[in-house]
RNA sequence: GCUUGAAAAAGGCAAUUCACCUGAAAAGGUGAGACGCAAAGGAACCGGCCUAAGUCCUUUCAAAGGAUACGGCGGCGGGCCUGCCGGG
Numbered sequence: 001g002c003u004u005g006a007a008a009a010a011g012g013c014a015a016u017u018c019a020c021c022u023g024a025a026a027a028g029g030u031g032a033g034a035c036g037c038a039a040a041g042g043a044a045c046c047g048g049c050c051u052a053a054g055u056c057c058u059u060u061c062a063a064a065g066g067a068u069a070c071g072g073c074g075g076c077g078g079g080c081c082u083g084c085c086g087g088g
Stems, first nucleotide, its partner, number of pairs: 002088004012037002017032006035075001041081002045078003048073003054068005
C1' cells in the first nucleotide's frame, strides 16, 4: 500500500420511546435510554424516500384540493473523503 471482519482487546456510536427546546412540517438539538452498527465518522454528487412554509394551478363566500424543495433523511442504496483494532 492492497485486501478482509473469524476469534479477541482498547474503546466508540446510539434506533424506538419519554421530557424539554427549535421548526410550517418533515426533521433536528440536549438529557434519560439501547434496537442495532466495523465506518451508525464526514459530505446531499447520483438514485430513492419524507415534508410542503412560500410559490403556482383548480375551485370557492370562506374553506378545500393538486403540483412543486430553495427544507430534510448519511441508521435507504451507490459513489467520494477520512479513520481504530485484528487477520491475510

RNAcentral holds the sequence, with entries from Rfam. Predicted 3D model of an 88-nucleotide RNA (c-di-GMP-I riboswitch aptamer) from Desulfosalsimonas propionicica. Model confidence (mean pLDDT): 88 of 100. It matches the Rfam family "c-di-GMP-I riboswitch aptamer". Its family is annotated with cyclic-di-GMP binding in the Gene Ontology.